[in-house]
Molecule: RNase P RNA; transfer RNA
Organism: Clostridiales bacterium
């Protein structure tokens, strides 16, 4: 001094005025008091539950989707924690959608030839020729060289040939097999195999495990007042009989007439008539400290604590002091991740590198 | 708030079992025509001298990516 890795905060304090919810109280649609009142992301809507409605006896198969080293956590996950593995970096330490290409399909153009090949070229035999080199024709041999591309038969020396070639052999690579460590990815030793099996699967596809559809706009409860009409309204007497008759209250003992309750059902009219009323909604896989067990993720125990809930949608305006002069952004049913934006400031580490002392 | 879907020349819009971007249509520009216009016919049309770039931007997979993943930004549709 340069850097790594993990955290924390998000102007801060008092004053007025306003809003949104709770509780209290009173002379109650209202007015008074008290206390409440945005985030790490409230975002993105990428993943995984909870609730809810709907389908479904149960279970399999198949379509479609998701996931892909390996062991753990978890309510669940594609999260996370330690790992192996491969890249990166001098290092702390970063970083990766990391099954299967010896089931099968398909890869444009170029190029002799793309999983199988003889253009050029190397070499070796005929033929032509008196010979011999060169050239030219034809067989035949070659994958070391050149050309073509993203990719050409595992690299690389060295023996080997006519020229070549895993042909041979070393070293390294790769594949199998054993033994030894590890729970497991997988690592280390040794024999073997001359390489048959290029690349692609965020290319169809094949294994192997999971996955019913759809979202609080889900979803549930509930129906306000007049006026009019028509039925009914604790029984009770009767008869062989649910046969017959009466059958709310008053005025009035009975009747018939008037007046009133009250329940239903139909009409009307008002109304703030449902997406707007209530419920769902915020106590929940909760926060915070301790103390145990694990490296850890994360359990477990035992105390503490009350922590917005709107439905045209509140969290805000203005004075004063202080500064380092204040970034991203603003709930909508809830939580567990993960991504993304983010002025500034401060903390940690037996942390790394370099230089000096 | 929940859920789908789209973004390729100046404008529409083609191109998907990844293979030379831009088919076609529209405007635009030059030419022929005409005395002049229109209409009509012919060419031409991203950007950049070139090498290249270039499909909303930013990565990735792959030899190759308009297309396949991821992550952003705009936009537009549906649910009561």
């Nucleotide at each position: 001094g340069a850097g790594u890795u993990a955290a924390u905060u998000a102007u801060a304090c008092g004053g007025u005025c306003g809003c949104g919810g709770g509780c209290u109280g009173c002379a109650a649609u209202g007015c008074a008091g008290c206390g409440u009142g945005a985030g790490g992301a409230a975002a993105g809507u990428c993943c995984g539950a909870g609730c809810a409605u709907c389908u479904c006896a149960g279970g399999g198969c198949a379509a479609g989707g998701g996931u892909g080293c390996c062991u753990g956590u978890u309510a669940a996950c594609g999260g996370c924690a330690g790992g192996u593995g491969g890249a990166g970096g001098c290092g702390a330490c970063u970083u990766c959608a990391a099954g299967g290409a010896a089931a099968g399909u398909g890869a444009a153009c170029a190029g002799a030839a793309a999983u199988a090949u003889a253009c050029c070229g190397c070499c070796g035999c005929a033929c032509a020729u008196c010979g011999u080199a060169u050239c030219g024709u034809g067989c035949g041999g070659u994958a070391a060289g050149g050309u073509u591309g993203g990719a050409a038969u595992g690299g690389c020396g060295a023996g080997g040939u006519a020229a070549g070639a895993g042909c041979u052999c070393a070293c390294c690579g790769u594949u199998g097999c054993u033994c030894c460590g590890g729970u497991a990815a997988c690592g280390g030793a040794g024999c073997a195999a001359g390489c048959c099996a290029a690349u692609u699967a965020a290319a169809c596809c094949c294994c192997a495990c999971c996955c019913g559809a759809u979202g609080c706009a889900a979803g549930a409860u509930u129906g306000g007042g007049g006026c009019g009409u028509a039925a009914g309204c604790u029984u009770g007497u009767u008869u062989a009989a649910a046969u017959g008759c009466a059958g709310g209250g008053g005025c009035u003992g009975c009747c018939c007439g008037c007046c009133c309750g009250u329940u239903u059902a139909c009409g009307u009219c008002c109304g703030u008539u449902a997406a707007u009323a209530u419920c769902g909604c915020u106590u929940g896989a909760g926060c915070u400290c301790g103390c145990a067990g694990g490296c850890g993720a994360c359990u477990g125990c035992g105390a503490g604590c009350g922590u917005a809930g709107a439905u045209a949608g509140a969290u805000g305006a203005c004075c004063g002091u202080a500064c380092a002069c204040g970034a991203c952004a603003g709930a909508a049913c809830u939580c567990g991740g993960c991504u993304u934006a983010c002025a500034g400031a401060u903390u940690a580490a037996u942390c790394u590198c370099a230089a000096a002392u | 708030g929940c859920g789908g879907g789209c973004g390729u020349g100046g404008c529409g819009g083609a191109a998907u079992u990844g293979g030379c971007a831009g088919a076609c249509g529209c405007a635009c520009c030059a030419g022929c025509c005409u005395u002049a216009g229109g209409a009509g016919c012919u060419g031409g049309c991203g950007g950049g001298u070139a090498a290249c770039c270039g499909u909303g931007c930013a990565g990735g997979u792959u030899c190759a990516a308009g297309u396949c993943c991821u992550g952003u930004c705009g936009c537009c549709c549906g649910c009561a």